[in-house]
Context: one part of a larger RNA
RNA sequence: CUGGGCGUAAAGGGCGCGUAGGCGGAUACUUAAGUCGGUUGUGAAAUCCUCGGGCUCAACCUGAGAAUUGCAGUCGAUACUGAGUACCUAGAGUAUGGUAGAGGAAAGUGGAAUUCCCGGUGUAGCGGUGGAAUGCGUAGAUAUCGGGAGGAACACCAGUUGCGAAGGCGACUUUCUGGACCAAUACUGACGCUGAGGCGCGAGAGCGUGGGUAGCAAACAGGAUUAGAUACCCUGGUAGUCCACGCUGUAAACGAUGAGAACUAGAUGUUGGUUGCAUUAUGUGCAAUCAGUAUCGCAGCUAACGCGUUAAGUUCUCCGCCUGAGUAGUACGAUCGCAAGAUUAAAACUC
Numbered sequence: 001c002u003g004g005g006c007g008u009a010a011a012g013g014g015c016g017c018g019u020a021g022g023c024g025g026a027u028a029c030u031u032a033a034g035u036c037g038g039u040u041g042u043g044a045a046a047u048c049c050u051c052g053g054g055c056u057c058a059a060c061c062u063g064a065g066a067a068u069u070g071c072a073g074u075c076g077a078u079a080c081u082g083a084g085u086a087c088c089u090a091g092a093g094u095a096u097g098g099u100a101g102a103g104g105a106a107a108g109u110g111g112a113a114u115u116c117c118c119g120g121u122g123u124a125g126c127g128g129u130g131g132a133a134u135g136c137g138u139a140g141a142u143a144u145c146g147g148g149a150g151g152a153a154c155a156c157c158a159g160u161u162g163c164g165a166a167g168g169c170g171a172c173u174u175u176c177u178g179g180a181c182c183a184a185u186a187c188u189g190a191c192g193c194u195g196a197g198g199c200g201c202g203a204g205a206g207c208g209u210g211g212g213u214a215g216c217a218a219a220c221a222g223g224a225u226u227a228g229a230u231a232c233c234c235u236g237g238u239a240g241u242c243c244a245c246g247c248u249g250u251a252a253a254c255g256a257u258g259a260g261a262a263c264u265a266g267a268u269g270u271u272g273g274u275u276g277c278a279u280u281a282u283g284u285g286c287a288a289u290c291a292g293u294a295u296c297g298c299a300g301c302u303a304a305c306g307c308g309u310u311a312a313g314u315u316c317u318c319c320g321c322c323u324g325a326g327u328a329g330u331a332c333g334a335u336c337g338c339a340a341g342a343u344u345a346a347a348a349c350u351c
Stems, first nucleotide, its partner, number of pairs: 004322003007305002012319001014201004021194003025088001027086005033081002035077008049065006091191001092188005097182003103177007110154001115149007125136002162169002206247006215241002220236004258318006266296014300307002324351003333344004
C1' cells in the first nucleotide's frame, strides 16, 4: 500500500444549495502527457543469487556472470485515459399545452365548542373519584334560554390519500410564489453526477424584546392514596403553549437504510396523467403506458429476522462514518452562543 464493513451487532452526515477535488455519453481526426515496446547511458565496490577457483573440508577468501525491478535520453506503437479540433443526440436542460396537490408567504373571512360577562327561567345542590375529600354554590351555583367579549384549534370530508429536500403541511377566499408529473413536437448540444471546506433551511423545549392569554398546563399549593408518596388520581394554578422580530441548532431529526446511474420473474391494490377499445351517456369498465405510493413474492442476498425493480439483489461514480466494553460523547483546548448549552474531541486507569 492492498484487503473488511455501516436496516436491527460499532458505523449514513437532520436536510438542501454549491466551491475545490474526484468521476463522466456517441463519432472522426490530430497529438503522444499517462500507458506499452526496442535501444543507449547510468544504476560505485562489497553484500545477496548462479556457475567456477583457493585454504585437507567448512566458515572464510576469490574470478566471472546475473541482479540492481530505478532514472534520463532516443526511436517506435496508439487500444484505453488525458489534451486539442470538428461533429452528434440516447444524459441534462429550455420552449409550447395540460393535470393533481394539507408545498411556501401575506391579508381577510367563517361556523361549532370551551371559558368569562350581562339578562331571563329556576332551586339546592354541583363537581369529582376505585371510594372520597379539597373546590364551587342561598351574596342563587349546576341546569336551561337570549345577548355579548376574547383567544386558540379547525369536527365531518379523511384514505397504507396528497404535497414538500428534510423539519413538516389540514376550515374558507384572495394576492404573491416554489417544485413535480404527463403528451407531442421544436430547440441548446454533455451544459452532467457527487461534493471536503463554505452558505442556507431545520420539530419540540429553551432564551431576549414587545404584545396576547380562552383552553391546556412544567413549577407551585391543597385534597386523597400510602409504612412513606417530594408520584400515579382529584381541585386549583404560574411560566409556557399563541403573535411579531431576533437567537438557539438539537431529536428514536427513523425507512434506525447517503446521493446519482445501469441491469435483473411476476401478482394484487391505490394516487395523478396519456392513449386505445367497449358500453351508452359524459360517466363506467377493460387493456396498454409513464410518474408516485402500498402489500405479497421468484431469483439472488442475509448470522437470522427479513429485503426483494421504491433491494438489504448484480455493478459503477462520489461523499460521510465504524474498528472491544467502561472511562465518555466526558476532561482540556478551540470555535459558536445572551445564557442554557452546541460542535470538535482525548488519556490515565479498569475489565
About this RNA: Small-subunit ribosomal RNA, central domain from a metagenome, 351 nucleotides, folded computationally.